A computed fold for a 251-nucleotide part of an RNA from a marine metagenome, annotated as large-subunit ribosomal RNA, domain VI.
RNAcentral holds the full RNA, with entries from SILVA.
[in-house]
Context: one part of a larger RNA
RNA sequence: CGUUAGAAAUUUGAGGGGAGCUGACAUUAGUACGAGAGGACCGUGUCGGACGCACCUCUAGUGUACCUGUUGUGGCGCCAGCUGCAUCGCAGGGUAGCUAUGUGCGGUUGGGAUAAGCACUGAAAGCAUAUAAGUGCGAAGCCCACCUCAAGAUGAGAUUUCUCUUAAGGGUCGUUCAAGAUGAGGACGUUGAUAGGCUAUAGGUGUAAAGGCAGUAAUGUCAUAGCCGAGUAGUACUAAUUACCCGUGGA
Repeated sequence: CGUUAGAAAUUUGAGGGGAGCUGACAUUAGUACGAGAGGACCGUGUCGGACGCACCUCUAGUGUACCUGUUGUGGCGCCAGCUGCAUCGCAGGGUAGCUAUGUGCGGUUGGGAUAAGCACUGAAAGCAUAUAAGUGCGAAGCCCACCUCAAGAUGAGAUUUCUCUUAAGGGUCGUUCAAGAUGAGGACGUUGAUAGGCUAUAGGUGUAAAGGCAGUAAUGUCAUAGCCGAGUAGUACUAAUUACCCGUGGA
């Protein structure tokens, strides 16, 4: 821009894409078959491999938010206690998030039309013949079925609702997100829990400082502390103010 008024929501599915794999073991059954050696079809069940999708409860990583220990050196006048720099100084752990090595799930089943092939009925050709007319079965393949995109499908579909014009609705702007390069998309904007703060807490670290006590002292203890908390819940304290723009004639 179009879809012949303009919107909001819910959809149909022409058409497209994805998936489609496979093994071992047990049983049927040491049966059928076979002199024996050997050894099934068909069917049923169990456990896997690779591949794919999703997720983070568990396991394991990362985790320059976080907690702790510690070396050298500088600073806060000194001690104590903090703090800068040294690859995040080094080291030990680690929430959320993101991940796989972890967890869950998937290929199934069924239908239709067929290929090779196997057949039925059956003439031409009194027979025979699966074929000439007619009919059936038959594959990991084809079309459906499963997952997904999809009306620019210009063949522009359908349904419901709203608005009759300073309209309905949308945008700018702001607080933002399991959304994101930017647009876009989702939530919210005081009739408010959208983000931050605060409070509490799952969780992480591992028992803070100061003081008392014990010890000559290092240190230990009173003490499951202190600090953090991207998660969860609550709470208007802070910021989402005010406002502006687009949209206007089809019946």